[in-house]
RNA sequence: GUCGAACGGAUGUAGCAAUACAUCAGUGGCAGACGGGUGAGGAAUACGUGGGAACAUGCCCUUUGGUUCGGAAUAACUCAGGGAAACUUGAGCUAAUACCGGAUAAGCCUUUCGAGGGAAAGAUUUAUCGCCGAAGGAGUGGCCCGCGUCCGAUUAGCUAGUUGGUGAGGUAAUGGCUCACCAAGGCGACGAUCGGUAGCUGGUCUGAGAGGAUGAUCAGCCACAUUGGGACUGAGACACGGCCCAAACUCCUACGGGAGGCAGCAGUGGGGAAUAUUGGACAAUGGGCGUAAGCCUGAUCCAGCCAUGCCGCGUGAGUGAUGACGGCCCUAGGGUUGUAAAGCUCUUUCACCCACGACGAUAAUGACGGUAGUGGGAGAAGAAGCCCCGGCUAACUUCGUGCCAGCAGCCGCGGUAAUACGAAGGGGGCCAGCGUUGUUCGGAUUUACUGGGCGUAAAGCGCACGUAGGCGGAUCUUUAAGUCAGGGGUGAAAUGCCGGAGCUCAACUUCGGAACUGCCUUUGAUACUGGAGAUCUUGAGUUCGAGAGAGGUGAGUGGAACUGCGAGUGUAGAGGUGAAAUUCGUAGAUAUUCGCAAGAACACCAGUGGCGAAGGCGGCUCACUGGCUCGAUACUGACGCAGAGGUGCGAAAGCGUGGGGAGCAAACAGGAUUAGAUACCCUGGUAGUCCACGCCGUAAACGAUGGAUGCUAGCCGUUAGGCAGCUUGCUGCUUAGUGGCGCAGCUAACGCUUUAAGCAUCCCCCUGGGGAGUACGGUCGCGAGAUUAAAACUCAAAGGAAUUGACGGGGGCCCGCACAAGCGGUGGACCAUGUGGUUUAAUUCGAAGCAACGCGCAGAACCUUACCAGCUUUUGACAUGUCUUGGACGGUUACCAGAGAUGGUAUCCUCUCUUCGGAGCCGAGAACACAGGUGCUGCAUGGCUGUCGUCAGCUCGUGUCGUGAGAUGUUGGGUUAAGUCCCGCAACGAGCGCAACCCACGUCCUUAGUUGCCAUCAUUCAGUUGGGCACUCUAGGGAGACUGCCGGUGAUAAGCCGCGAGGAAGGUGUGGAUGACGUCAAGUCCUCAUGGCCCUUACAGGCUGGGCUACACACGUGCUACAAUGGCGGUGACAAUGGGAUGCGAAGGGGCGACCCUUAGCAAAUCUCAAAAAUCCGUCUCAGUUCGGAUUGUACUCUGCAACUCGAGUGCAUGAAGGUGGAAUCGCUAGUAAUCGCAGAUCAGAACGCUGCGGUGAAUACGUUCCCGGGCCUUGUACACACCGCCCGUCACACCAUGGGAGUUGGCUUUACCCGAAGGCGUUUCGCUAACCGCAAGGAGGCAGACGACCACGGUAGGGUCAGCGACUGGGGUGAAGUCGUAACAAGGUA
Repeated sequence: GUCGAACGGAUGUAGCAAUACAUCAGUGGCAGACGGGUGAGGAAUACGUGGGAACAUGCCCUUUGGUUCGGAAUAACUCAGGGAAACUUGAGCUAAUACCGGAUAAGCCUUUCGAGGGAAAGAUUUAUCGCCGAAGGAGUGGCCCGCGUCCGAUUAGCUAGUUGGUGAGGUAAUGGCUCACCAAGGCGACGAUCGGUAGCUGGUCUGAGAGGAUGAUCAGCCACAUUGGGACUGAGACACGGCCCAAACUCCUACGGGAGGCAGCAGUGGGGAAUAUUGGACAAUGGGCGUAAGCCUGAUCCAGCCAUGCCGCGUGAGUGAUGACGGCCCUAGGGUUGUAAAGCUCUUUCACCCACGACGAUAAUGACGGUAGUGGGAGAAGAAGCCCCGGCUAACUUCGUGCCAGCAGCCGCGGUAAUACGAAGGGGGCCAGCGUUGUUCGGAUUUACUGGGCGUAAAGCGCACGUAGGCGGAUCUUUAAGUCAGGGGUGAAAUGCCGGAGCUCAACUUCGGAACUGCCUUUGAUACUGGAGAUCUUGAGUUCGAGAGAGGUGAGUGGAACUGCGAGUGUAGAGGUGAAAUUCGUAGAUAUUCGCAAGAACACCAGUGGCGAAGGCGGCUCACUGGCUCGAUACUGACGCAGAGGUGCGAAAGCGUGGGGAGCAAACAGGAUUAGAUACCCUGGUAGUCCACGCCGUAAACGAUGGAUGCUAGCCGUUAGGCAGCUUGCUGCUUAGUGGCGCAGCUAACGCUUUAAGCAUCCCCCUGGGGAGUACGGUCGCGAGAUUAAAACUCAAAGGAAUUGACGGGGGCCCGCACAAGCGGUGGACCAUGUGGUUUAAUUCGAAGCAACGCGCAGAACCUUACCAGCUUUUGACAUGUCUUGGACGGUUACCAGAGAUGGUAUCCUCUCUUCGGAGCCGAGAACACAGGUGCUGCAUGGCUGUCGUCAGCUCGUGUCGUGAGAUGUUGGGUUAAGUCCCGCAACGAGCGCAACCCACGUCCUUAGUUGCCAUCAUUCAGUUGGGCACUCUAGGGAGACUGCCGGUGAUAAGCCGCGAGGAAGGUGUGGAUGACGUCAAGUCCUCAUGGCCCUUACAGGCUGGGCUACACACGUGCUACAAUGGCGGUGACAAUGGGAUGCGAAGGGGCGACCCUUAGCAAAUCUCAAAAAUCCGUCUCAGUUCGGAUUGUACUCUGCAACUCGAGUGCAUGAAGGUGGAAUCGCUAGUAAUCGCAGAUCAGAACGCUGCGGUGAAUACGUUCCCGGGCCUUGUACACACCGCCCGUCACACCAUGGGAGUUGGCUUUACCCGAAGGCGUUUCGCUAACCGCAAGGAGGCAGACGACCACGGUAGGGUCAGCGACUGGGGUGAAGUCGUAACAAGGUA
């Protein structure tokens, strides 16, 4: 909850009453053990699956037999109390399907087989419904067993009721379930015990599958109900909405005591990133009670909320180009948004309004619900967002920002032109959703059963013996465990799959089938594996005969050498090094001779030779001893392989005890080296090295290659044997080792290849780098330490092999004024010039190793000029366009203000064309577009240039090789100045470079002769003139030189050599121009051009003055010198290139001179600059000079508007430093260096600079060891921004996680003991007592009590384990450009 059809009663209604009806508390029955919720615990009293035997079972079904006679109470009720309440006490009355006794017993139970025991309930309208005994069934439940079911061994031993037995107790039932006794068992490497985590399953997600992950919804099972313990009742519970006790919490209280349990449905609070309504109905399905009507049911069916998921649908359709407006971009033309919009013509799904209106119930009953649906109506009307657009990955532009702000899944983007940030336009994707985050699987063959690896990438134990487990030769018989086939049972339903059906479709629902790959059982098969038995000889072993060997252990012994000691000879050094020193030595070393002593190691032989399992083993002899190989006969008969744990051996170093100690030699000392040098080098030197015994147990213990067996082309060596042949020192065959090359095959490649890294079989081990082989724990060790072995955190790599470069204090070859051999300089002095620095108002800017620095600048007094100060202009000094205006503009002359720019005045001269409309040109004015910028960015650029380097290189096509990057060609042998040429070659060709073609010089020929030339003829002062063009020369065209010829050499080639010939010239004749692919973010925005940014009464324009010229200093490049190869004086010969009209300027004149006056000639082979100088002769005689000329004074000249800051030159005077230049460093190989002058550009003037020209005119080169640079080949590499690279460790600072740590806090667990609630069990009799027995006394039984063992919570003491915190401390990781060194990568400078 329900039942009045179990019972007495109370209340109400009707009735006169009997009585009837309704409702209700109580007694009684059934239910409450179902349904609903949750997943804390639990790794097995669980679950899944399949079996089993010793059980129970209310309601239900079937069958059968009964349902008889009695008795004593008690609630309700009445009375009287206690208490705040909850509740409760005493007395009295009463009923039953409540309780008790007797009878009966078909069947049942017990049994000693004689016997004994035990039931029931009635109601009633007479239809039935109940009740009792028994048997059976169905369904349900309890128990037992096999198999399956997470992680950790840094958990290896656990267990006393433990394992078993006997007996007893207990249970529904088996059982140590419990107890007594006995025995000593039981579990465990196939993982016990312990710790951690977890509800299990059908299924779900993913995946090709195998698997992996998971256990929401639905379904089965289990467990739990505030936490812990306990029983009662009952068929069933140790019971979610029952009871008792203990504990925590909450509430009530009169403080004495009581009450409660949402992990039921709603709902509240809290927590959280986050999860709904205090709804409707029992109409359906189901459940409980009841004969039933019916009642109850937050089970359930519905509704509400949420885009949380799945499915379906809509937000309109057609037409519409001037391709509208607007937006965005733009090369300013246009493009795009875009038929998109507007406009026009249509439609009405969904939503909205009106009307009708179900199925779900075939009679009644509808929460849903006026819902689904149907008809009608109006109107494009009410209805689109989110993410992305660098690659992966579909989709691009502009602006803003400027390593900032920010983005980011990975790579990465952002430092002034960002498709990567933010915005916009455009585009792409999905769509009522989209994107992010989290989780799982996949991709991931990245734990590899399917389906991986272990030489070098991570990975073979250092080696052997051997236990468990694993694998195992041939033949026959048997068995049938594995295996295979057939049958049977089970594998719940749902889900998933296939085929249908129902909602308009779908999602969804539903029907049928297959499937559920499993387990059990049964019948067969017997090839293979296993078990049993028998046999065999090939694997393995034994026997006999030989053989080789640094195999091992012990004992003995030998010579050489080193060192020491003694003695002799002998004298000043020895020793050592790159060079030295420490050291030894006149007290006699080193050297040398003889003798003695001691210890250690064994030259030659000696060999990719031998032996051993590995470590390892080397003078000789002896003793003992292990293994191997060959040959042969017989025997045993699979006895084999490998091997987790385990055991043994195990270099060097180290440790302990005792010896020994010559040499060597950590530590240590000294000397060197060095910036330092706790090193490398040197001189010493102790442990140690040696022996005995005992530890340690590790090495790049390596072939970085586990062991065994079989199979799979060969060739050439070598070690130890055997056999055969003959020609007797060779050939062939064969076994066991040890090497080289190589096919197939394998490998990422390198490489391996019968000694595999091949093809098969067995075992161990590995799973990104660092942290870390570390911490903690365990084991071992005397210790050092070894072994086993993590995590947090951090990174996007670490690594292997090969390729191309670059680099090397790697190698080989070669070249170059690179060195060497020479000549002359620089660095020292003065001056000039450039730079740095400093200064300044400004000292404009750039250039910075070579490859900036006499560079831009081939020329700063003003200008230049960009800088500074001051003044001044604003459409501008310059360009284009528009408008207005004028005819000029402009110029001459003169004046005023001003520093000038500029401003103003006067005078004179003054346009062109014309169709007469105007046009052109020029000027002025105005406003606006714009001008202007030597402002920034050379790291946005073009162009130009430097440099490697005039070095010989740089590439391509096709082919071939390689998985590929790439290689080959281009390497090799020669040769060259050369990738020049030849030969060879899987290459064959080609291009840019080299060379040649171009220019100049050198020889010849030819053409032409003026301004050039003059041999011949004439003439003159003079090629001056006539004449001539032969010569010189000029400038056009040609010839010539090619290793062509000869000899030698070389491969007969290319080529090279020859005081070879010839030739003017000989091997590129000499010089120039010419600069491959590329490198240096090289230089230049100040030559020019140019993107972007910036300024616009100024960062633009103009002017005056100043500055670029400063000056304690430093550097570069030069000039002049220091003198006699010279200075000075004199004489006066011989060039070439060039220049000239605002010019060169002859001759003449003046001046000491610079120069001046005058003007002949000349636009120049005609005139002129113009004189060449060094040379030669004389003098000076080694001095700060007759060197040197700075500086200074003075007087001048010239240019120029102007010479003060700030020009050049001249005369006179002055007469500084300097006597050949330290470390260091530059140029040059022949007409070169050196030396001498001349000319030109720029330019008014102003070269010691620059660019050219000629004159005189050397020395040396053995050669390539070294320095520098370069080329080719090769090698190493941890470099690729490429050695100016990379990179290591300490220290300092910051942050992070972690170990130790005196201790401290807490959890879990455990041992011993104490306490002992409730409770059942056992014992007991002080008390009380209706039914039964008894005549009674009393008894049986019961109630309450007492005692005992068990036991929850709790307590005391001690262990174990885990976690938190912890002063201090250890290392680790990560950080910006810190400090110190330079350990590694190259021979990394000591491999």